[in-house]
RNA sequence: GCAGCGUGGUGUCUUGUCGCUUGUCGUAAGGCAAGAGGAAAGUCCGGGCAACACAGAGCAUCAUAUUUCUUAACGAGAAGCUAUCUGUGAGGGUAGAGUAGCGUGACAGAAAAUAACCGCCAUUUUAUGGUAAGGGUGAAAAGGUGGGGUAAGAGCCUACCGGGUGUAAUGGCAACAUUAUGCGCCGCACGCCUUAUGAGUUGCAAGGUCAAGUAUACCGGCAUUUAAGGGCUGCUCGUCCACUGUCGGGGGGUAGACUGCUCAAGCCUUAUGGUGACAUAAGGAUUAGAUAAAUGACAAGACGCAAUUCUUAUUGUGACAUAACCCGGCUUAUAGCCACACUGCUUUU
Numbered sequence: 001g002c003a004g005c006g007u008g009g010u011g012u013c014u015u016g017u018c019g020c021u022u023g024u025c026g027u028a029a030g031g032c033a034a035g036a037g038g039a040a041a042g043u044c045c046g047g048g049c050a051a052c053a054c055a056g057a058g059c060a061u062c063a064u065a066u067u068u069c070u071u072a073a074c075g076a077g078a079a080g081c082u083a084u085c086u087g088u089g090a091g092g093g094u095a096g097a098g099u100a101g102c103g104u105g106a107c108a109g110a111a112a113a114u115a116a117c118c119g120c121c122a123u124u125u126u127a128u129g130g131u132a133a134g135g136g137u138g139a140a141a142a143g144g145u146g147g148g149g150u151a152a153g154a155g156c157c158u159a160c161c162g163g164g165u166g167u168a169a170u171g172g173c174a175a176c177a178u179u180a181u182g183c184g185c186c187g188c189a190c191g192c193c194u195u196a197u198g199a200g201u202u203g204c205a206a207g208g209u210c211a212a213g214u215a216u217a218c219c220g221g222c223a224u225u226u227a228a229g230g231g232c233u234g235c236u237c238g239u240c241c242a243c244u245g246u247c248g249g250g251g252g253g254u255a256g257a258c259u260g261c262u263c264a265a266g267c268c269u270u271a272u273g274g275u276g277a278c279a280u281a282a283g284g285a286u287u288a289g290a291u292a293a294a295u296g297a298c299a300a301g302a303c304g305c306a307a308u309u310c311u312u313a314u315u316g317u318g319a320c321a322u323a324a325c326c327c328g329g330c331u332u333a334u335a336g337c338c339a340c341a342c343u344g345c346u347u348u349u
Stems, first nucleotide, its partner, number of pairs: 001345004006340005012302007020035006037320001041331002044329005049203004061199005066080005081096006097194002101192005117135002119131005143161006162186002164183008207259004216251001218249006229241004267284007303318006
């Protein structure tokens, strides 16, 4: 220098004019101040907050599942462990409770787990039996090599190697690792299943307060016949209640207003502790709060990038994306730029 890898940061700026939302000052006109993000996104986890539910126990369902740590909490994160895949490398990806029982393993292949098609061996040779050495199939084939053994073979026996498991020692908080030694114990994957732990439901359109208009439970006053009817009664009167109209009170409650609402397990700086997630201490800053929903449009300049010119101009362009109760994570999108650590190749000294 080129190409990478990991982590972190940044992610257009300035001015003017006209607008929008909120606050504030003002009698008013109007003035002044503030006004999106790292993901505001997906709404996938966890929590705060709120309403309702809740004696106790069990079942079902869903989620999680190596170790230690972090955190308010988590299915999140950090640092490790084991196995495996991948890259020359820095690195990156995936999986990780238990296995007693049961099930499945396409195609190919004799056979997918009580294996005999070819081959090999024996015999009573058109057959029967033994055999996992050799062949070929497959994602996966019955631990590997040598020796012994045998009719031929076989962990059948043995030496070494690989794996599993029991015991002991050492190191480690632990998962686990290493060493020694015993056991010939020796297919794999997935699922069902089992075990342990956790989960009540609904979400700020939660919830709370005030409350026009309209209708009106209920109460009271007044009025009349516009008032069906009921009680007393065998019927008619009468009387009482109710009914009707109107005025007033009145509760619940719609529109609407206020609240919840933005000062928060939050943010910034420094120091200390820790490998790290993170923690502690000191200091500091803090007017977005809309409700069909403001945060914009235009103009000029700067900056970055791209193309064309062919060396200083012209043209084009400005990543992903727009809060809705708040907070911590995760996931996804993101042009360009910057910092640090490291890797490979190459050049010069």